This is a predicted structure of a 72-nucleotide RNA (transfer RNA) from a bacterium.
[in-house]
RNA sequence: GCGGGCAUAGUAUAAUGGCUAUUACGUCACCUUCCCAUGGUGAAGAUGCGGGUUCGACUCCCGUUGCCCGCU
Numbered sequence: 001g002c003g004g005g006c007a008u009a010g011u012a013u014a015a016u017g018g019c020u021a022u023u024a025c026g027u028c029a030c031c032u033u034c035c036c037a038u039g040g041u042g043a044a045g046a047u048g049c050g051g052g053u054u055c056g057a058c059u060c061c062c063g064u065u066g067c068c069c070g071c072u
Stems, first nucleotide, its partner, number of pairs: 001071007010025003018055001027043005048064005
């Protein structure tokens, strides 16, 4: 330099172009308990960045950033 893949909550993940983006662990509040742990209920928290297509984009297209793999 060329080609391919990946990027979603603190972590790990799901999501045929379509309802308020899923689940688990974790965090916080409450209940339970003499206390802790366990258990129960609830809440907050995410689509790498910038454009395009579309009535509608995590999803399709282009560029870009980072990581991984291969070629030279």
Rfam family: tRNA. Its family is annotated with triplet codon-amino acid adaptor activity in the Gene Ontology. The family's RNA type in Rfam is transfer RNA. The coordinates come from a structure-prediction model, not an experiment, and the mean pLDDT is 81.